[in-house]
RNA sequence: GCGGAUGUUGCAUAGUGGUAGUGCCCCUGCCUUCCAAGCAGGAGGUAAGGGUUCGAUUCCCUUUAUCCGCU
Repeated sequence: GCGGAUGUUGCAUAGUGGUAGUGCCCCUGCCUUCCAAGCAGGAGGUAAGGGUUCGAUUCCCUUUAUCCGCU
């Protein structure tokens, strides 16, 4: 230099155009003499920019970070 893959909350991981989900963590409440466990509720996220569309995590383009391969 060329090609490919990946990027979703503090961590891990789904979601092939129509309310962004799940587990752990965190917070609050219930339970308990207290703690743990259990139960209920809550906060927090789509790498960045642009385009297509009524509507984009999803499709297209560019950039960026990491990984793999070729030279």

Background
A computed fold for a 71-nucleotide RNA from Pedinomonas minor, annotated as transfer RNA. Lineage of the source: Eukaryota > Chlorophyta > core chlorophytes > Pedinomonadaceae > Pedinomonas. The coordinates come from a structure-prediction model, not an experiment, and the mean pLDDT is 82. Its Rfam family is "tRNA". It is annotated as a transfer RNA.